[in-house]
RNA sequence: AAAUGGCAAACCACCCGCGAGGGUGGGACGCAAAGCCACGGAGCUCCCCCACUGAGGAGCAAGCCGAGCUGCCGAA
Numbered sequence: 001a002a003a004u005g006g007c008a009a010a011c012c013a014c015c016c017g018c019g020a021g022g023g024u025g026g027g028a029c030g031c032a033a034a035g036c037c038a039c040g041g042a043g044c045u046c047c048c049c050c051a052c053u054g055a056g057g058a059g060c061a062a063g064c065c066g067a068g069c070u071g072c073c074g075a076a
Stems, first nucleotide, its partner, number of pairs: 006031002011026006029063001035069002039066003043060005049054001
């Protein structure tokens, strides 16, 4: 290179959550780690203090960027 496959954004339905969001089904914009992981940065939500865009707490998010762990096929 090629092949077999994989995942699934937006959106829609139902369910869960105060919320950010999550689950299942449908659906494909994309993805060679769009597999795992909240350790660092950035982002978002709720609570609270403060009173000016700041501190603290609890969360969400890996399909934002890094770190870490693991991993399929593979011709010349």
Molecule: c-di-GMP-I riboswitch aptamer
Organism: soil metagenome